[in-house]
Molecule: small-subunit ribosomal RNA
Organism: Shiella aurantiaca
RNA sequence: ACAAUGGAGAGUUUGAUCCUGGCUCAGGAUGAACGCUAGCGGCAGGCCUAAUACAUGCAAGUCGAACGAUAGGUGGUAGCAAUAUCACCGAAAGUGGCGCACGGGUGCGUAACACGUAUGCAACCUACCCAUUACUGGGGGAUAGCCCGGAGAAAUCCGGAUUAAUACCCCAUAACACAGCAGAGCUGCAUGGCUUAGUUGUUAAAGAAAUUCGGUAAUGGAUGGGCAUGCGUCCGAUUAGCUAGUUGGCGGGGUAACGGCCCACCAAGGCAACGAUCGGUAGGGGGUCUGAGAGGAUGAUCCCCCACACUGGUACUGAGAUACGGACCAGACUCCUACGGGAGGCAGCAGUAGGGAAUAUUGGUCAAUGGGCGAGAGCCUGAACCAGCCAUGCCGCGUGCAGGAUGAAGGCGUUCUGCGUUGUAAACUGCUUUUAUCAGGGAAGAAAACGCUCCUGCGGGGGUAACUGACGGUACCUGAUGAAUAAGCACCGGCUAACUCCGUGCCAGCAGCCGCGGUAAUACGGAGGGUGCAAGCGUUGUCCGGAUUUAUUGGGUUUAAAGGGUGCGUAGGCGGGUUCUUAAGUCAGUGGUGAAAGCCGGCAGCUCAACUGUCGAACUGCCAUUGAUACUGGGGACCUUGAGUACAGAUGAGGUAGGCGGAAUUUAUGGUGUAGCGGUGAAAUGCAUAGAUACCAUAAAGAACACCGAUAGCGAAGGCAGCUUACUAAACUGUAACUGACGCUGAGGCACGAAAGCAUGGGGAUCGAACAGGAUUAGAUACCCUGGUAGUCCAUGCUGUAAACGAUGAUUACUCGAUGUGUGCGAUACACAGUACGCGUCCAAGCGAAAGCGUUAAGUAAUCCACCUGGGGAGUACGCCGGCAACGGUGAAACUCAAAGGAAUUGACGGGGGUCCGCACAAGCGGUGGAGCAUGUGGUUUAAUUCGAUGAUACGCGAGGAACCUUACCUGGGCUAGAAUGCGAGGGAAUGAUGCAGAAAUGUGUCAGCCAGCAAUGGCCCGAAGCAAGGUGCUGCAUGGCCGUCGUCAGCUCGUGCCGUGAGGUGUUGGGUUAAGUCCCGCAACGAGCGCAACCCCUAUCUUUAGUUGCCAGCACAUUAUGGUGGGGACUCUAAAGAGACUGCCUGCGCAAGCAGAGAGGAAGGAGGGGAUGACGUCAGGUCAUCAUGGCCCUUACGCCCAGGGCGACACACGUGCUACAAUGGCGUAUACAAAGGGUUGCUACUUGGUAACAAGAUGCCAAUCUCAAAAAGUACGUCUCAGUUCGGAUUGAGGUCUGCAACUCGACCUCAUGAAGCUGGAAUCGCUAGUAAUCGCGCAUCAGCCAUGGCGCGGUGAAUACGUUCCCGGACCUUGUACACACCGCCCGUCAAGCCAUGGGAGUUGGGUGGACCUGAAGAUGGUUGCCGCAAGGCGCUGUUUAGGGUAAAACCAGCGACUGGGGCUAAGUCGUAACAAGGUAGCCGUACCGGAAGGUGUGGCUGGAACACCUCCUUU
Repeated sequence: ACAAUGGAGAGUUUGAUCCUGGCUCAGGAUGAACGCUAGCGGCAGGCCUAAUACAUGCAAGUCGAACGAUAGGUGGUAGCAAUAUCACCGAAAGUGGCGCACGGGUGCGUAACACGUAUGCAACCUACCCAUUACUGGGGGAUAGCCCGGAGAAAUCCGGAUUAAUACCCCAUAACACAGCAGAGCUGCAUGGCUUAGUUGUUAAAGAAAUUCGGUAAUGGAUGGGCAUGCGUCCGAUUAGCUAGUUGGCGGGGUAACGGCCCACCAAGGCAACGAUCGGUAGGGGGUCUGAGAGGAUGAUCCCCCACACUGGUACUGAGAUACGGACCAGACUCCUACGGGAGGCAGCAGUAGGGAAUAUUGGUCAAUGGGCGAGAGCCUGAACCAGCCAUGCCGCGUGCAGGAUGAAGGCGUUCUGCGUUGUAAACUGCUUUUAUCAGGGAAGAAAACGCUCCUGCGGGGGUAACUGACGGUACCUGAUGAAUAAGCACCGGCUAACUCCGUGCCAGCAGCCGCGGUAAUACGGAGGGUGCAAGCGUUGUCCGGAUUUAUUGGGUUUAAAGGGUGCGUAGGCGGGUUCUUAAGUCAGUGGUGAAAGCCGGCAGCUCAACUGUCGAACUGCCAUUGAUACUGGGGACCUUGAGUACAGAUGAGGUAGGCGGAAUUUAUGGUGUAGCGGUGAAAUGCAUAGAUACCAUAAAGAACACCGAUAGCGAAGGCAGCUUACUAAACUGUAACUGACGCUGAGGCACGAAAGCAUGGGGAUCGAACAGGAUUAGAUACCCUGGUAGUCCAUGCUGUAAACGAUGAUUACUCGAUGUGUGCGAUACACAGUACGCGUCCAAGCGAAAGCGUUAAGUAAUCCACCUGGGGAGUACGCCGGCAACGGUGAAACUCAAAGGAAUUGACGGGGGUCCGCACAAGCGGUGGAGCAUGUGGUUUAAUUCGAUGAUACGCGAGGAACCUUACCUGGGCUAGAAUGCGAGGGAAUGAUGCAGAAAUGUGUCAGCCAGCAAUGGCCCGAAGCAAGGUGCUGCAUGGCCGUCGUCAGCUCGUGCCGUGAGGUGUUGGGUUAAGUCCCGCAACGAGCGCAACCCCUAUCUUUAGUUGCCAGCACAUUAUGGUGGGGACUCUAAAGAGACUGCCUGCGCAAGCAGAGAGGAAGGAGGGGAUGACGUCAGGUCAUCAUGGCCCUUACGCCCAGGGCGACACACGUGCUACAAUGGCGUAUACAAAGGGUUGCUACUUGGUAACAAGAUGCCAAUCUCAAAAAGUACGUCUCAGUUCGGAUUGAGGUCUGCAACUCGACCUCAUGAAGCUGGAAUCGCUAGUAAUCGCGCAUCAGCCAUGGCGCGGUGAAUACGUUCCCGGACCUUGUACACACCGCCCGUCAAGCCAUGGGAGUUGGGUGGACCUGAAGAUGGUUGCCGCAAGGCGCUGUUUAGGGUAAAACCAGCGACUGGGGCUAAGUCGUAACAAGGUAGCCGUACCGGAAGGUGUGGCUGGAACACCUCCUUU
C1' cells in the first nucleotide's frame, strides 16, 4: 500500500474409555394461532382454509364546442284568464364520438418459450401523442328519438308516420400508399434486403359558439404489443419406449405477421438413458428468511410478467379483447312469475352466511397523487389519500428520582425466646412532571389549473389577484394540578441464569432430551425467595442453522452402514514426449444489458428510532467485441519410454477330450473255520448254527487317487492333484528386430461362476438329508448307534447364489530395511552376492478409533467404476424382469425405539487352559441320618402360644437360668402430668402395728411414734398446680456403635516417573523360593503405605532372686500315723527378672533367596506348640428388642399398675445334643494319680439321725493355711456268658427331700416299684493330621431353686492315617473367550395365549381423473345452395364439415370401504422349551435342500468373525 470483518457448542449408547452414529437442545425468522397479562405513541401488516354461496349499497363514465327533440324555467307579445306564439336557458332519455382491453381482485389452471436472461423479426401491428408532407370539392338515401297504434304479468317486442348529424352511402381528385409488369445499382449468413428511373390499376375526407380545434392520406418517431430462438427452470425409471398432422416437402387457405396454424397430395420420418412418454406437485421472477460462505427453504405485503373472472365452448365490436362489473350457446345453482316466460354471476370496496386454530368498517374525501371524458369550467373515480378495529410485527416513551436502620410490622426459613431473608424495600423527608387531566394557542401538507394581463408565427413563456384541506381543532407549543393514571409472564435437576420449606407417596402428576414420583422429591402441587425478559411473556406449528448428518467448498467403504462373485467389453470419463497451427475451453481490456424497490455504505428529514428521501456501491449473470496462448481441447508432422508384436528359453494339480494303473471298500462265488460278531460312556436295535465275524483265493462294480505334499505351484474368479497321449490357453525371463500412444477404467451388455437344487437319460461301490428302529432324556421330532431313499458319479440343458473373504474394486507412479521360498537370467572361485516376476514373515516413516496395515499399503498422489447415510419393520410388501420350479434381480412405506454398533479397558464368569494351596478329596479314626429322651426351629393350634435370627453366615442362636417377677403376649380389674428422677406451695417425724372392702393393684380407717442442732434450719416421708413424661410402636432399605462371613485368605493401594488419544497399564508381570506381594534374581521403573512376619500372653529347658500359707534332702522333736513342730532353700513349687533357636555350624544342590540331610550340638530345629491380633472391601448380611439416634406414629392409650393365664400347646417335619443297643462290657468290693476354679444372705470338716435326697448340731475359713473334694477312666479280686439279658433306661405308680409368698398348669433331687424303643442304623452327610481324634472325670458363670444332656474352662488315658493332587468343594496368581457389568441365581431366542397399533392379500363394492371407440350434437365459424326476400350488395331458409356438452359399451390407472386372512411392531411380573453369548455344554456362522410344537435339527460345500492340546514350520534378539 492492497485485501478481508468472519465459522463457539452441549446432553444422551458404557462399570469406565475412544470411535462411528442417530435423536434432542441452546440461535434467528414468521401474513401466524392459543394461554395469562396490558399505560401511551409512531410506522407497517391483517381469509394462508371453501377459485364456497352471496342480501344491500357503491366500484366507468364523459362530451350540448358532433346531432335532433322534449319536460321544465325565465322573459317578451296577444288575451281578463285558460291558453297561443316568439326568444333564451335547458334535466332525464336517444343518435354520434372517445373511454370501457387501464386501474382494482385472485392464483383455479399451467412443468409451458409460462417465467427469467440474452438475442433476432430481411416475418409484424400500434388508437390517443410528437415531427414532416399533401388534401379537405360535389351529392344522396336512411334511422333512433319524438308521435300514433298493438302484444305481454314483466323483461321486452312488433307495426305505421316523420326527422338530424363529426352516423351511413355515391361521384370527383390523388401518391412517396397498395397491387401487377419489367430494368439498373449497392448489399447481406440463407430465404433475401435497400435505393432508383418507368408503366398500368385501386382507394380519402366532417364539421363545430370558427381558434392555436377537428377530419383524410402518407412517412418517420415515441409508446405499447405480437412472433421466433440460445441458456436456465420441481419430484418419480416400482413411468422405457412415445408419435399419424405425427416429421419433412410441394401447392393452396388463413393471419397484423412466420409457421401443419388449417387443407389436398407426396415422402417416412421425428423425439428418447444428456431421461422422451406417462404420473404427481406447482403460477414464474425481482426478492424474503437462514447461513461464515457455498447452499437450503420460501414466493404474504411492494414491483414486473403470466393465467383466470359461476363451469365449459364460441365468436362479435374494436387500434387493441376471444373482453371481471359486454354478447351468444350449453351446464349446475339461485331468484321473480299471472306458469305463458324472464333475471343473475363480489377471485372490485365494504358487508353476510359457511368453513376454520385464525384474519378488520355495509366509514370520510376527491384536499393531494394518478386515470377517463371534455376547449374549459367541470363531472366520474371503494384507483388513491385518510380515518376506524386488532399488542399481529418492528421502533420509541412511561409506570418516578434522591435520602432514609430500631435493619419496623407481617411473611418465609431456622441449629428456636436467638438469628437469617424479603430489605433501603416500606413508613417518613425532600425533589421532578415525561405521561395523565383541565385550560389556552395551533400547523406544514396548497401549488396551481381556470381568470386577467404582457411577449410570441405556432407551440409556449412571463407577471398578477383571488379561490380550494377529507384527515382535523389532529400533530405540535404553553400554562395549571399532583407521585399523582400505569407490571406482568415464564422459569429455578443437568443441558441452562436461578433453592429452600410444606403437602403428596410409582398416586396425583411432570417431561424438549437424559429422566423425576414407591415417606426426608432443589424435577409433581402450594408457599417464601431467586433468575430471565418486559407491555409483553410463554406454548404450539412451520423454515434455515447448529448437521462436515448428502460432504463443490467439505465425508466415507478390512472389523462401525458401505467394493459389484469374476472377467471381456459398448457408450462415456481420463490419458506419454517434441514441434507447427487454431483459439472452443481459459485469462485480460472495452461496450451493451443486468427495471424500480430491496440489501450494503455516505449524507439528509420526522425531538431519537422504526420509517422515509437522496447519492453511491453492488447486482458475483448474459451478450457482443478486441487481444493473450502457458495449460486443456481441435488439426498436421515426428518420437519411443506406455502398450503390443517377433525370435529364443524355461515353468506349473491352468483347461478340454481319450487311454491305462495299483491300493482300499462293498458285493458275489469257492475254501478253511466256529460261536459269536458288531457297536457304545454303558447298552440295545442289527448280523450270525440256513455257518456270520476272521483268514485265503477268484471275480465284479463304482468312486477316489495314500506316500511325494510344502503358510509350495497354476488360474480372472469359482477352482485345479495317480500315470500317459492329443489339442489348447497363459503369465515369466532374455534379445531390443518390428508397430508407433495402438493406453487405463468401464454405466448398460455379454460370458464364466463352489455346493445344494431342477429336467431328461445313464450309473449306483462308498457316504448319506428324509424316513425307520435302538438308546439317552422330564420330554428328545437332536447330539450317539444300526439301517437307509433322494443325492453324491457321468452326459446334455437349466439355476446364478455362498463367510463367492484378503470381509480390502481396477490401473499407474513414488516412499527405509531384514529374512525365507518358487521360476528364470547374469556371474562364477565351495567366496561374494546382482537382477526380473511371484508366494510368505517381521519391522522404519507414515496412516488408523484402536486392533492393526506397512513396496502384495489400510502410506503419498492421480484416473475411472461400484456402493453407504441410525436400529427395527425388511432384503419384507406391491409392481416389473428372469426361471420348468425352488427361487433370483430390482426394492419401498406406515409404524416403532433412543439407541443399534466398532475397537480396546477393568472386573466377573466359563460344563477354557496352566501353576499353587486348604481335613478339599484320598488314606484313616469316631460320629450324624434309625431308637428313647433333652433342646431349638418350622408348621399347626390358641384368647395368647410376645419378638427377632432363615443356604453356607438361622435352628442347645439373642437366652451366662420363662413357676410369680423376668414379660415385651392374652383375659379381666384399675390410673391419666401419669410407674421413675429433679424443682416445688403446703402438710407430716420417719417408722411400726393393726381393721374393713377387694383376686390384687387400690381405696378407706385405727393405734403407737420424733432425731440432730442453742437457734435458724437440716435429715426422712407425703405432695396440689406447673416445667421437663412415657412407648420392647414402625422403618437395620434413613443411621451410629457392635457383630457374622469370604478369611488369618495374601492380598489391597499410593507418590513420582514411563507407556497409551483414552478408560487404563507399568510397579504388583517374568524365573526361582516361601506358610506368606516371604525373600532373591531380572525388568521403565524407583520408592512408600495398609496387610504378612516380628514386637504381647500362656506353655516346653535352664539360671538368678525371693522363701509363706507351698516344699522336706540332710539334722533334731513329737505322733499309732500325718512337714504336725524346730529348722532348712538343696529339690518340687510359687512369681519376678533373664538366658535360649539365628538355617548360627557341617555336607550336598543352587547365581542368590533358599531347599535337602532321622547330620552335629541342643530341653526345643527350621514359624517348637497354643492364644490375642482380622488389610481394601463384599453380602442395602444381622441388630431401632442391649444401647444411642433422624423421621413417622400413639397420648383417659400403642403409656402405667395389678391378678390369673401364655411364652412349656402337639397329627407332624428338620437341626443340634445326651443315653444306649453291650463282654475292650455291666454290677459289687478294694485301691492309686490331677489341673483349674469357687466360697461369709457363702463353702462347710466332723458328729448324730435317715436306705437316700437331706435334716439337726458343730468347727475352720474372707482362703498356696479351712472347705467344696469323692477325681473318673485306671488297677486288683469276684460275678454275669450273648439273652431284649444283671444290656438299656424311657414311661408310669407310690412315698419323700429341698428351694421358694407359691412347685396344678410348669422345678430339681431321693427311695421303692415299673422296665418302653433300641441288637450299630437307607439315600446321604459331619468332625479330626498329635498330646490331635477318641475316651474319662473335675470346675465355673447365670442362679432362691432349676428343667445344664447347653456354654465356657481344666486336667487324666491316649491312637490310626496321609500313596498322592486325577476327581468333588472353596480359594490365590497368570492367561484365554465373552453378546455378562444388578456381573452365570447373568444375558437371551422362537412358537402359543391376551390387549393395542399401523400395514399386505382379499370375493366384491363405492368414488375419481384420464385416453381411445361409437352414437348424438347447441351457439359460432366455414363451405354449398335448385327455395324465399332484395334493383344490387346481400340477407333469410335448408344443408355439409368442425366442436363444447350429453349418451353407450369395453378396458386400463388411482383412491376409500370390505367378511376372511398373512406376517409385523409395541405392551412390570402368562405358557412351552433353551437355540445363541464361555469349547454355551453337539464350536458358531453363510448358501442350499429336506424335516420338525417352537426356538431349531440333519445332509452337502464354504468361512474363522472358533476354544483347547500336541506337533511342525517360520520370525526377532543374544